[in-house]
RNA sequence: GCCCUGGUAGCUUAAUGGAUAGAGCACGACGUUGCGGACGUUGAGGUUGUGGGUUCGAGUCCCGCCCAGGGCG
Numbered sequence: 001g002c003c004c005u006g007g008u009a010g011c012u013u014a015a016u017g018g019a020u021a022g023a024g025c026a027c028g029a030c031g032u033u034g035c036g037g038a039c040g041u042u043g044a045g046g047u048u049g050u051g052g053g054u055u056c057g058a059g060u061c062c063c064g065c066c067c068a069g070g071g072c073g
Base pairs, nucleotide, nucleotide: 001072002071003070004069005068006067007066010025011024012023013022018056027043028042029041030040031039049065050064051063052062053061
């Protein structure tokens, strides 16, 4: 330099182009407990890496850039 894969909540991740982006762990509150843990109920937490484009509609498709992993030279 070229090619491929990926980037979504603090972490791990799901999501045929279509209603409010969904879960697990972690976190808060409450219940339970002598106190905790575990368990149960409930809540908060997301500019979907970034800038554009296509579309009535983009996490998803297209282009540039950034970052991570892999391959070729």